[in-house]
RNA sequence: UUCAGCCAAGGGCAAACAUAUUCGAAAGAAAUGGGCGCAAAGCCACGGAUCUAAAGCUAUUAAGCUAUGAUAGCCGGGUUACCUGG
Repeated sequence: UUCAGCCAAGGGCAAACAUAUUCGAAAGAAAUGGGCGCAAAGCCACGGAUCUAAAGCUAUUAAGCUAUGAUAGCCGGGUUACCUGG
C1' cells in the first nucleotide's frame, strides 16, 4: 500500500421507545435516557430511491402536483480510519 475478516483484544456508534426539552409548516433534526443492531451504523447530498409539502401551481370546497426541505441506520459512489491475518 492492497485484500479479507470480526475468531480475538482495546474500544466505538446507537434502532424502537420515552421526555413537564428545543428547532421546524411537516418530514425530520438536536439534547437526555435507552439499546435493536452495526466492521465503517465515521464523514460527504454526487447518482438513484424514499419521506414531507410551508410557499407556488391546478382545481373547487374534497383534493392533486412539485423540493429549494429531509433520510448517510435505503442502495451505489467519494473520502478518512483502530485491530488481526494474507